Small-subunit ribosomal RNA from a metagenome, 1512 nucleotides, folded computationally.
[in-house]
RNA sequence: AGAGUUUGAUCAUGGCUCAGGACGAACGCUGGCGGCGUGCUUAAUACAUGCAAGUCAAGGAGAAAAGAGGUCUUCGGAUCUCCUAGUAAACUGGCGGAUGGGUGAGUAACACGUAGGUAAUCUGCCUCUGGAGUGGGGAUAACACUGCUAACGCGGUGCUAAUACCGAAUAAUGCAAUAUAUUCGCAUGUUUAUAUUGUUAAAGUUGGCUAAUUUUUAAUUGGCUAACGUCUGGAGAUGAGUCUGCGUCCCAUUAGUUAGUUGGUGGGGUAAUGGCCUACCAAGGCAACGAUGGGUAGCCGGCCUGGGAGGGUGACCGGCCACACUGGGACUGAGAUACGGCCCAGACUCCUACGGGAGGCAGCAGUAAGGAAUAUUGCGCAAUGGCCGCAAGGCUGACGCAGCAACGCCGUGUGAGGGAUGAAGCUUUUAGGAGCGUAAACCUUUGUUAGGAGGGAAGAAAAGCGUUUAUUCGAAUAGGUUAAACGUUUGACGGUACCUCCAGAGGAAGCCCCGGCUAACUCCGUGCCAGCAGCCGCGGUAAUACGGGGGGGGCAAGCGUUGUCCGGAAUCAUUGGGCGUAAAGGGCGCGUAGGUGGGAUGGUCAGUCAGUGGUGCAAGCCUAGGGCUCAACUUUAGGAUUGCCAUUGAUACUGCCAUUCUUGAAUUCGGAAGAGGAAAGUGGAAUUCCUGGUGUAGCGGUGAAAUGCGUAGAUAUCAGGAAGAACACCGGUGGCGAAGGCGGCUUUCUGGUCCGAUACUGACACUGAGGCGCGAAAGCGUGGGGAGCGAACAGGAUUAGAUACCCUGGUAGUCCACGCUGUAAACGAUGGGCACUAGGUGUUGGGCGAUUAGCUCAGCGCCGGAGCAAGCGCAUUAAGUGCCCCGCCUGGGGAGUACGAUCGCAAGAUUGAAACUCAAAGGAAUUGACGGGGGCCCGCACAAGCGGUGGAGCAUGUGGUUUAAUUCGAUGCAACGCGAAGAACCUUACCUGGGCUUGAACUGCUACUGCUAUUUCCCUGAAAGGGGAAUUUCCUUCGGGACAGUAGUAGAGGUGCUGCAUGGCUGUCGUCAGCUCGUGCCGUGAGGUGUUGGGUUAAGUCCCGCAACGAGCGCAACCCCUGUCCUUAGUUGCCAUCAGGUAAUGCUGGGAACUCUAAGGAGACUGCCCCGGAUAACGGGGAGGAAGGUGGGGAUGACGUCAAGUCAUCAUGGCCCUUACGUCCAGGGCUACACACGUGCUACAAUGGAAGGUACAAUGGGUUGCGAGGCCGCGAGGUGGAGCUAAUCCCCAAAACCUUCCUCAGUUCGGAUUGCAGUCUGCAACUCGACUGCAUGCAGUUGGAAUCGCUAGUAAUCGUGGAUCAGCAUGCCACGGUGAAUACGUUCCCGGGCCUUGUACACACCGCCCGUCACGCCAUGGAAGUCGGUAGUGCCCGAAGCCGGUGGCCUAACUUUUAGAGGGAGCCGUCGAAGGUAAGACCGAUAACUGGGGCGAAGUCGUAACAAGGUA
Repeated sequence: AGAGUUUGAUCAUGGCUCAGGACGAACGCUGGCGGCGUGCUUAAUACAUGCAAGUCAAGGAGAAAAGAGGUCUUCGGAUCUCCUAGUAAACUGGCGGAUGGGUGAGUAACACGUAGGUAAUCUGCCUCUGGAGUGGGGAUAACACUGCUAACGCGGUGCUAAUACCGAAUAAUGCAAUAUAUUCGCAUGUUUAUAUUGUUAAAGUUGGCUAAUUUUUAAUUGGCUAACGUCUGGAGAUGAGUCUGCGUCCCAUUAGUUAGUUGGUGGGGUAAUGGCCUACCAAGGCAACGAUGGGUAGCCGGCCUGGGAGGGUGACCGGCCACACUGGGACUGAGAUACGGCCCAGACUCCUACGGGAGGCAGCAGUAAGGAAUAUUGCGCAAUGGCCGCAAGGCUGACGCAGCAACGCCGUGUGAGGGAUGAAGCUUUUAGGAGCGUAAACCUUUGUUAGGAGGGAAGAAAAGCGUUUAUUCGAAUAGGUUAAACGUUUGACGGUACCUCCAGAGGAAGCCCCGGCUAACUCCGUGCCAGCAGCCGCGGUAAUACGGGGGGGGCAAGCGUUGUCCGGAAUCAUUGGGCGUAAAGGGCGCGUAGGUGGGAUGGUCAGUCAGUGGUGCAAGCCUAGGGCUCAACUUUAGGAUUGCCAUUGAUACUGCCAUUCUUGAAUUCGGAAGAGGAAAGUGGAAUUCCUGGUGUAGCGGUGAAAUGCGUAGAUAUCAGGAAGAACACCGGUGGCGAAGGCGGCUUUCUGGUCCGAUACUGACACUGAGGCGCGAAAGCGUGGGGAGCGAACAGGAUUAGAUACCCUGGUAGUCCACGCUGUAAACGAUGGGCACUAGGUGUUGGGCGAUUAGCUCAGCGCCGGAGCAAGCGCAUUAAGUGCCCCGCCUGGGGAGUACGAUCGCAAGAUUGAAACUCAAAGGAAUUGACGGGGGCCCGCACAAGCGGUGGAGCAUGUGGUUUAAUUCGAUGCAACGCGAAGAACCUUACCUGGGCUUGAACUGCUACUGCUAUUUCCCUGAAAGGGGAAUUUCCUUCGGGACAGUAGUAGAGGUGCUGCAUGGCUGUCGUCAGCUCGUGCCGUGAGGUGUUGGGUUAAGUCCCGCAACGAGCGCAACCCCUGUCCUUAGUUGCCAUCAGGUAAUGCUGGGAACUCUAAGGAGACUGCCCCGGAUAACGGGGAGGAAGGUGGGGAUGACGUCAAGUCAUCAUGGCCCUUACGUCCAGGGCUACACACGUGCUACAAUGGAAGGUACAAUGGGUUGCGAGGCCGCGAGGUGGAGCUAAUCCCCAAAACCUUCCUCAGUUCGGAUUGCAGUCUGCAACUCGACUGCAUGCAGUUGGAAUCGCUAGUAAUCGUGGAUCAGCAUGCCACGGUGAAUACGUUCCCGGGCCUUGUACACACCGCCCGUCACGCCAUGGAAGUCGGUAGUGCCCGAAGCCGGUGGCCUAACUUUUAGAGGGAGCCGUCGAAGGUAAGACCGAUAACUGGGGCGAAGUCGUAACAAGGUA
């Protein structure tokens, strides 16, 4: 510090997710030790048991237990004495139980934090400093006797004390009042001094010395002294109360709230101010700077995170607050409205004799419950601290320690060195090897820790007591206080830490991960299953993603997971974001509060800045040191603590005050333009209707029609009339207006703007939350109006349907008046204002002007530079650069929905969520693909022609069906006479049956045999196979080998699967003209440019132009065949000339001319001429030429596409079978047959058929072959064999042409089918061959929709050859013979190329995608109601208690004593918790039924959107 994820790719926007740190954690697996910390986050739920607050030189009385001894005894015990002991326990009294400890329910508050005030206050114990302590009284508990009660407890009578209680005295510098003077303060006020008056106290105890009295052990009293205590002042310290400034969560779907409320006066109350309380008076107080209400929450120092600013949090430790079963209340006290006190009410638990009582762990342990989850009913007061006490000491679950828990942090160990035959084992493998791996074993060594043994701390300093010394009080050498020294004594932890020794590598490693992010890879299993997953996503037979193994990576006594917080997230943006199109500018204006604001001078010093002081507790944090062996931990010092307050200063800027200025703004005068607004009037054209005339059969409408109108006279046309609405031309990226919007003409009224000029005011300005107004269309209300148009509706069409598009009608509405509604893609998708920042060009309205120029002001447009921007684009009319103000945004969906509120007559509008769900949604641009988008161009693509297919019969292939099997593959074009250039057996892969098992074929190894290799034969059998007999080979170094068999072992074999694991080969787009690269340039980038453009071409062919310049694969050419000529060569080919011969023939001699053969050349290149074109490329025409513009044909197939085809040609990974899915054999099947399709053949006839006659090819093939002539057969063919290993011999032509017959018919067409008889091949023609002869003679008379081929030696037509092959050809591949028609042209169909455009497609239109319905699941709204909770209001009742009143009843202290004062119970009243009741509010749960929403591999119906998406 970033990364993954939207796309085919890109940039930007934007969300989601990850890597880091942290935790009072929990869960899973695992677990050696130690130190230091931490440990109910949930039920402020309920609690058994024990402990957590007592103590005491005040006081009176004063026992029991235990122990010892004695007596009695029914052996249970009873009783006495001593000691226990003036003790325990209890009581009166003092101090403390208000601290310590727990918890966070409540509380949004002066509760907390911070800084201040208290001139408005109190403060026990403590410290310092004064003063004083005189003299009396009456009770009461304990106790004794006694009563009631189950218990708790409550009485009655009697006795007694005090540091308990009560008078009296005295008293101050106290307090109160008054008066005078005085200090200070912001005000109320206050300080000090003086004087007068009034008023308020006390308690003793103990030690020592001494004296007196008595009952002389002893007690009492007095004096002195010391300590502690008491009373009263002052001061301090500490603690507390109270007030104030500032800060302190969310919701406005909480906007108004408040009656003691706000203030005043009098009174009361408090320690004290105050509506704190009360009576009266006034009507205020708070609130958009958020009152009130609702929700949530203890606050802070700090802690976590972060670079910081911030965000989150408030466990432990520390400060404050609040609470103590729930609610209320006071008492006592210095202090409480009191955790372990009291009273009352309530709920709950317990006891009960049913009458009544008791209780409060949110103290420490512990229990139950809840929960994912949190410890011992431990030890000790040794230390620190607290309470009491003079002290000793007592108490202390505070605290110190220990126990439990890897809960956290820190430390440490599980060994170290050597050790390669790289052991075994495991994994993997290309079978060689590689990895685990120096790892282990083994050798040497060390000794942390755990274990054993021994030693053994610090934490302890005191207090006290004793002695001594000093000091001080004192009359004192009694005594005491204080200080010092010495002695004595105290440890829970704990025989712990630590140290030493012993033995011994011995007891001590796991967890997670390994597709990317993210470090780390392989094998097996599984087969969209099981499963994984933080996000993207893995898994459908080769999974580095699941599970296991091996290996590796990370961390380590831990490792992972889950949860939460911060970070990354600049993803709420102060630092530090945005709003044209991604989410986001309010529809527009006026204007309130608020925010912001021109120039100058002076003042002030609030903001601002600087200095100083105080504070910002401690702990924590940072830095530097110290102490535990280190560290964690702890300790010392310093810093920081960004803040607040006070004070001193500065005065530039901002604010405030005052004065002033004119440039912002406004006003004045003169001009100007305009569909600016409102009202009244008025005009013509058109439409429709009405009346009349003319006129006759149609009109109208559409893609085509129909509905409709019309013989009752339409449409058309002429004349007249009526009505309503809208204003052609002008008219214009022209004008005006804030926006919506505004269009004939005239008049009236009226708003704003611009220009020029002068003067005047003097910042009067800008923006604008709320508020107010305006606001298209549609809609609503009332009343008019209604020509045309026209939702709804009706009819006609279209259609599978058509509740649509089209047509004919047509109501609301559209129009007017007055109201309402308040929304629009109300858009420039661009808020307003001011200033600044290149230009060019057009136009509107002014001004100047030398009047076609130019300058200037205000508008409206276009282009464009810098700059900006993700890009598109914007660009003086900014989306640039700045300032000010307002509005708005924060992933998509749910949803602009629900609920609530406001507005509205309604429709609805405004405001506006959540649950749930997804990993995207969206923007711009790029490359493709596509379009029922456009442009250009090509092709037998259409058109023009010729001939077919589709109908018939047959052949052949396929589908389907059938079958034991009908083997398999190919399936739109690009499968279907295809693989198959040839299934009777074989082929053959299929089926049935019979066999074989190292096998039919191959390579090794081991052992044995060789008389068994080889050859021949026999038996059985369908054959294979099985069984048997005979024979005997070659080489040799004589061992053996070759070869073969048998047995065994490696392994063979598989047309079994996967063409979606592959190679190779092939098809197809397409012989279409395209596909790319290097460098450069452009672009953030994908990418573009080049390759586009203007021409041209068959062509990305060429030319020109051009930020491109070049190049490659394709095109073309080079290659082959063919067309002309030449040269060379002449056998088997040829024969003009010469010669010979024949019935005839190159037959022969000969020839080399010709044809031909086969080798090499020539020729054609737009080369020449004319025209067009840009002078080019090129095109058109012509000449010459055998051939003319690539002459014709072939071979040749770019980058790529289709997961195209082929595992059955072959090869091959993986999987599968191994007495079978291998192999051999016989028979069958691949040849089936209701049917459907493709490709063909033959026909339907006269351009023909039949018969006869006659002629002319080329390519090829041939020795297991072609086979002549001859002979036989009607024929297929047979016989026979000449010739030929081929330019030599053979296979070898038909149509055409000539003659005759047939004369339009199911025929002399057609030949299927069938019968009989044959031929040939072959072991074998039954299933299932071909051919021949005779006989038979079907369908068929030119073929529906639809569809195919072909542009010249082509189509059509005629035959011939070849491969395969024993035989089998209508198929395939070749060959020649005869030999046409037509092409105007590119609108349309199909395919393709280039450019451009749109796109929501990219698996790319066979795409994408919407809504209803049906099914499942989920959350949610409404709902008759039902249930519960919360806060408040009215009324009723009214506990305890304070306060007030009363006082007939009761009454020790005082007194002036039958009484009074004072006090009290009781009673009454105000207030008052809980409770009751009533009507509402809010929140939650639930509910028949109901509404929509979301999600869910393959449901239904349609086709709405994306292309002009087929109606933009």
Background
Its Rfam family is "Bacterial small subunit ribosomal RNA".